Context: one part of a larger RNA
RNA sequence: GCCAGCGAGUUAAGCUAGAUGGCGAGGUUAAGGGACUCCGUUCCGAAGCCGAAGCGAAAGCGAGUGUUAAAAGCGCGUUUUAGUCAUCUGGUUUAGACACGAAACCAAGUGAUCUAUCCAUGGCCAGGUUGAAGCACAGGUAACACUGUGUGGAGGACCGAACUAGUGAAUGUUGAAAAAUUCUUGGAUGAGCUGUGGAUAGGGGUGAAAGGCCAAUCAAACUUGGAGAUAUCUUGUUCUCUCCGAAAUAACUUUUGGGUUAGCCUCGAGACAUGCUUUACAGGGGUAGAGCACUGGAUUCACGCGGGGGCCUACCGGCCUACCAAAGGAAACCAAACUCCGAAUACUGUAAAGGAAUCUCGGGAGAUAGACAGUGGGGGAUAAGCUUCAUUGUCGAGAGGGGAACAGCCCAGAUCGUCGACUAAGGCCCCGAAAUCUAUGCUAAGUGAGUAAGGAAGUAAAGACUCAAAGACAGUUGGGAUGUUGGCUUAGAGGCAGCCAUCAUUUAAAGAGUGCGUAACAGCUCACCAAUCGAGAGUCUUUGCGCCGAUAAUUUCAGGGACUAAGCAUAGUGCCGAAGUCACGGGUUCAUCGUAAGAUGAGCGGUAGGAGAGCGUAGUACAUGCGUCGAAGGUAUACCGUGAGGAGUGCUGGAGCGUGUACUAGUGAUUAUGCAUGGC
Numbered sequence: 001g002c003c004a005g006c007g008a009g010u011u012a013a014g015c016u017a018g019a020u021g022g023c024g025a026g027g028u029u030a031a032g033g034g035a036c037u038c039c040g041u042u043c044c045g046a047a048g049c050c051g052a053a054g055c056g057a058a059a060g061c062g063a064g065u066g067u068u069a070a071a072a073g074c075g076c077g078u079u080u081u082a083g084u085c086a087u088c089u090g091g092u093u094u095a096g097a098c099a100c101g102a103a104a105c106c107a108a109g110u111g112a113u114c115u116a117u118c119c120a121u122g123g124c125c126a127g128g129u130u131g132a133a134g135c136a137c138a139g140g141u142a143a144c145a146c147u148g149u150g151u152g153g154a155g156g157a158c159c160g161a162a163c164u165a166g167u168g169a170a171u172g173u174u175g176a177a178a179a180a181u182u183c184u185u186g187g188a189u190g191a192g193c194u195g196u197g198g199a200u201a202g203g204g205g206u207g208a209a210a211g212g213c214c215a216a217u218c219a220a221a222c223u224u225g226g227a228g229a230u231a232u233c234u235u236g237u238u239c240u241c242u243c244c245g246a247a248a249u250a251a252c253u254u255u256u257g258g259g260u261u262a263g264c265c266u267c268g269a270g271a272c273a274u275g276c277u278u279u280a281c282a283g284g285g286g287u288a289g290a291g292c293a294c295u296g297g298a299u300u301c302a303c304g305c306g307g308g309g310g311c312c313u314a315c316c317g318g319c320c321u322a323c324c325a326a327a328g329g330a331a332a333c334c335a336a337a338c339u340c341c342g343a344a345u346a347c348u349g350u351a352a353a354g355g356a357a358u359c360u361c362g363g364g365a366g367a368u369a370g371a372c373a374g375u376g377g378g379g380g381a382u383a384a385g386c387u388u389c390a391u392u393g394u395c396g397a398g399a400g401g402g403g404a405a406c407a408g409c410c411c412a413g414a415u416c417g418u419c420g421a422c423u424a425a426g427g428c429c430c431c432g433a434a435a436u437c438u439a440u441g442c443u444a445a446g447u448g449a450g451u452a453a454g455g456a457a458g459u460a461a462a463g464a465c466u467c468a469a470a471g472a473c474a475g476u477u478g479g480g481a482u483g484u485u486g487g488c489u490u491a492g493a494g495g496c497a498g499c500c501a502u503c504a505u506u507u508a509a510a511g512a513g514u515g516c517g518u519a520a521c522a523g524c525u526c527a528c529c530a531a532u533c534g535a536g537a538g539u540c541u542u543u544g545c546g547c548c549g550a551u552a553a554u555u556u557c558a559g560g561g562a563c564u565a566a567g568c569a570u571a572g573u574g575c576c577g578a579a580g581u582c583a584c585g586g587g588u589u590c591a592u593c594g595u596a597a598g599a600u601g602a603g604c605g606g607u608a609g610g611a612g613a614g615c616g617u618a619g620u621a622c623a624u625g626c627g628u629c630g631a632a633g634g635u636a637u638a639c640c641g642u643g644a645g646g647a648g649u650g651c652u653g654g655a656g657c658g659u660g661u662a663c664u665a666g667u668g669a670u671u672a673u674g675c676a677u678g679g680c
Stems, first nucleotide, its partner, number of pairs: 001680004005675002011095013026050003032044005054061002064076004098236002101233001105226006116200009125190001127159003130155001134151006163187003168183004202218001204214003239614006249262005264366001265364007276354008289341001290339002295335003299331003306324002308321005370395010400411003415586004420582003426576003429561003435573001437572006448563001454548002458545010475532005481505003486500003511526001515524002587604007615668001617665010633652005639646002
C1' cells in the first nucleotide's frame, strides 16, 4: 500500500409539537402491598400531579381582580369550556450527548545509573625545554645597592604522548552509529582529568548563564489520576426510491470563517379572494436629458466703479494710460451636494381579462464566505479575473446543443424507452451532419485570422471648383532684357547678410527677383513668354474595403487542412443541427370525474434542507414450513423487481435454516494522514 474484520445521533429524566389509542369535566397513579409465579402478569394503593378561574407582591377577594379617594380610566382575566394518561415520532434542556483529535491546567507519586553543581574517599598525568626567588663564591661599596659565575628548580610557563576536548574539512544522511569515522586541531601540574560512594526534585533543583541540563523528553521532567478537561476548529458520519426545494441579505453581537431574530425552504391546520401578469385610467415625484431663472465655476467683447503706473501742481486738485479690473450689459459654456424645466421606467391605487397564486397560526430546517455577465453609480488611473452598492440573468444547486478546448457567454430547463419527425443558437469545401447554393458589388492585403495617434499618387464609389481645340497638364527647344551695381548699410552688399521702397521702360514675356552659388562679381536655375506636341489635366471634400505604424519572454490571436473564396457587404432560397417540441409506448405525483376499473388535465433537473414510502441485517413472540433423499455458508449463472434487493439450478459444504404478522435494536462503510485486529 491493498484486502478482510471493527468503526460514529445513543440512553435516562423533564419540556414542547404531531400521530395513534383509553377515559372524559375529569384524567392518572407513585412508593408500597396482595395473588399466581421461571421470567413476569394481574389486582389493591388518590399520597401526589395536570385540568375545570382569575387577579394581586401579599393579606385577600372572586367572573372578576389589581391600581386608586373613586362606582372614572387603565392592566390582566371572563364572556368563546377539553382535558388527561400512555405508546411512537420530530425538536429541545440537563447529562461526555454523533465519533476521533489538542497546545494546556490541577493532584499524588517516581526519577541525579544520563547530565549540572557540591561533599567524602581513592587514582592518573611518557619524554623533552625554559630556568623565577633563594643560596654560594668572586668582584664592588664607608655600609648598602649593584655586577658576574655557579647552584637552585618556580610557573592557571613552553613543545609533545597517554588522558581530555571537539577547531576546520570530507565521508556518512532508509548511517557501521537516533551525533559517528578519517585527516586536522585546543588543553595536557591545573579554575586539570577520572573511579567509587553520597547530597540537591519539578514553578523545584543545578547552572564560569547557552533558557543550558535534570535518563535519546525541558520557556516547567516522567507516571497515574481529575478525565470521555474543553475545542465558535479540522476531518469523518455506513441502504433505496418519491414530492417540494433554499441562502450567501438586514438588524444586533469582545462581532466579522461564530451566533440570535427577521427575510428566503418544507410539513400540518385554518382563512378567505386577499397574491401575480397584461391592458386602460388616476396619482405623487425631481432621476436621465436639458437649461442658466437661483447658488457657484469659467471664457471673450464693449462699457469702466475702483486700484496700479507716468506727468503737472505750494496745496486743493488735474491730465494721460497697449496695466489690473467690480457691478450691470452682449455672446457662448460647466455642476453629485445648482434648477425656470423635465421624461422613459419604477412605485401606489381602481376596473377588466388571464391564470394560480396569497395570508394567518403551529412543527422542522438550512443559510447569513457568494461568483461572473449586461445595465446605472461610488472608490481606483472612466487600471485589474480589482473593490463596493443598485437592478436583471446564469452558475451556485443545471445535465443537453453552440462558443476549438472553457462553472458564470448564446440557445435550451434532462420522468423512462425508441436505429422516427420539426426546429433554436450556431452552421452547410475536407476533418465533420448539412449549399463547392442563387444574385449584385467590394478586397489582393492570406486583409480575412489582435491595436491607436499619425502617415501615404492603394483601389472602388459620390460630389464641388479651376484650366482646356482661341491648344490645357507633363515633356522638349529657345527667350528670361533695360534704367540699374534701386536707395541705405557695409571692408564689400552687383536680384539672392540685413533695412526701406518695390517704380518705370522695351516687350511675345521677363520679379528691383524662387532656389543653388561667389569675398563681392561671375555662373546655374525658377517665375513669366513663344514654338513643338495634340486630349484631357489639376485641386479639394465625403464614403466602402485595403497598406504602413506592428517590438516579449515554452511554439500558434481563424481549432487544423486548406481557401482568392471556402474572405467582406447586401438580398434570397434550401438544408443540418439539442436530453427543446412533436409522434408512439411505459412509470409516477397532484387535481377533477367515477362505486370500481379507469379516463382527462397539469406536472416529475436539483446541493443544504423539509416531508413521505420502502429494502435489508441480528434477535424475540405467535403461526406455519424446509433440512443427511443434504441446512447455513462458499462458488458459477443469459431469471424477477423502478431501486435498496429477491428467487431458481449446478458444484462445494456437512447441520441447521426459512416464510407471514407484530415487536426490539450493539441494524447497512470506498474514505476519519481511522484501529500496537488479521492476511498478502